[in-house]
The part of an RNA shown here (large-subunit ribosomal RNA, domain IV) has 338 nucleotides and comes from uncultured Pontibacter sp. It matches the Rfam family "Bacterial large subunit ribosomal RNA". The family has 102 seed sequences and 51,934 matches in Rfam 15.1. Model confidence (mean pLDDT): 87 of 100.
Context: one part of a larger RNA
RNA sequence: UCACGGCCAAGGAACUCGGCAAAAUGGCCCUGUAACUUCGGGAGAAGGGGCGCUUCCUUGUAGCAAUACAAGAAGCCGCAGUGAAAAGGCCCAGGCGACUGUUUAACAAAAACACAUGGCUUUGCUAAAUCGAGAGAUGACGUAUAAGGCCUGACACCUGCCCGGUGCUGGAAGGUUAAGAGGGGAUGUUAGCUCGUAAGGGCGAAGCAUUGAAUCGAAGCCCCAGUAAACGGCGGCCGUAACUAUAACGGUCCUAAGGUAGCGAAAUUCCUUGUCGGGUAAGUUCCGACCUGCACGAAUGGUGUAACGAUCUGGGCGCUGUCUCAGCCGUGAGCUCG
Numbered sequence: 001u002c003a004c005g006g007c008c009a010a011g012g013a014a015c016u017c018g019g020c021a022a023a024a025u026g027g028c029c030c031u032g033u034a035a036c037u038u039c040g041g042g043a044g045a046a047g048g049g050g051c052g053c054u055u056c057c058u059u060g061u062a063g064c065a066a067u068a069c070a071a072g073a074a075g076c077c078g079c080a081g082u083g084a085a086a087a088g089g090c091c092c093a094g095g096c097g098a099c100u101g102u103u104u105a106a107c108a109a110a111a112a113c114a115c116a117u118g119g120c121u122u123u124g125c126u127a128a129a130u131c132g133a134g135a136g137a138u139g140a141c142g143u144a145u146a147a148g149g150c151c152u153g154a155c156a157c158c159u160g161c162c163c164g165g166u167g168c169u170g171g172a173a174g175g176u177u178a179a180g181a182g183g184g185g186a187u188g189u190u191a192g193c194u195c196g197u198a199a200g201g202g203c204g205a206a207g208c209a210u211u212g213a214a215u216c217g218a219a220g221c222c223c224c225a226g227u228a229a230a231c232g233g234c235g236g237c238c239g240u241a242a243c244u245a246u247a248a249c250g251g252u253c254c255u256a257a258g259g260u261a262g263c264g265a266a267a268u269u270c271c272u273u274g275u276c277g278g279g280u281a282a283g284u285u286c287c288g289a290c291c292u293g294c295a296c297g298a299a300u301g302g303u304g305u306a307a308c309g310a311u312c313u314g315g316g317c318g319c320u321g322u323c324u325c326a327g328c329c330g331u332g333a334g335c336u337c338g
Stems, first nucleotide, its partner, number of pairs: 001333007010324002014322001019319001027051005036041001038154001052076004057072006077081001089317007096309002101113002118151006129138003155304004160234003165231002167227005174222003180216002185211005192203004235253005262296001263293001274290005
C1' cells in the first nucleotide's frame, strides 16, 4: 500500500450522479392500525407494550395420575432476559407496465416479450395454413364455442372524422393484352422462257424454305363499387364585441377529410431553468396547475386505476465513518532488510 473484518468523541447525508456501501429493523405474545379499494385487499400498515428465574400461593384446561400448559399473585438477579447465532427498515407522492411469469448462457431483467381480455381476417373438411420432388405428414383421430394469420393487452369509461393514395374484397359493360389460332402478302431457290457470238443478264410456275399483316384470344391492369380494431391521413390566410385584450361570429383559398372525447412543458416541449403555486434558508430535478401541443390523441389504442414490481423519479422519519476528518485494532497478501 492492497483485500477482508471490528470499534469510534461531537455532528448525522454536510458525501455523492444517486444514501452506492454500511448502519439500523428483525423472533413470539398482546394491543392498535390511515388514505384508497376491483370490498378480496391495503396490513406484519404505521405506532405502543411485554418476554429471564423462583414459589409447598390462587384459578382454569388436558389427563386416572405423575405432570404439562395458560391466566393471575408474590418475590429474586444482572449493564443487558427472543441475554450467543439465525430472523422485515418504514412512510408519502409520481411515471411505466395491470398481475404471477419470460429474456440478451458470459457487460442490459427492463417501461422490452408473454399473458388473460377485445377485435379484424382466412378456413365447410381430401378445411385453410405448413413441411416434402412425391407418396405422405402436421393441422386433428379436431369440425366454425374449431383451426391458422395479424393487431391490442386485466379492469372501468370510451374508441371520433376521412375510402383521394396503397392494400384487400366484389363486379363485369368497355379499353389494353401473352402463348396460341390465322394467314392477306413479301423474300430466297429454279424446271422453263427470253436477250446475247460468248461471258453474262432479265422474267419466272409448282415445290421447298424464311418471314409475316388483318382478325380471334384469359387472368391482370385501366375502370366501377365496398372496406380504416386494413397500411395510413386528420389545413391556411384575413377581419370582427362600447377601455384594452381576446374572438362566440363572418369572409376566402385548399382538401379525401381537416384532430372529436380525453390528456397536455408530458418516457413526447425546441425556445425552456416557460409562468404561477407547493416543498427547501437556498430546488435546471420533483408534485399541482395553466395551455403558447416546435412535433399528444383514441386497439400503431386514449384517459384513469386498487393490488403487484431485485423497475424508474422526488421527498421524509429512523439509522449510521458516506462525509466534516481522521484515528485505533485484527487477519491475509505485497514491499524492504536479515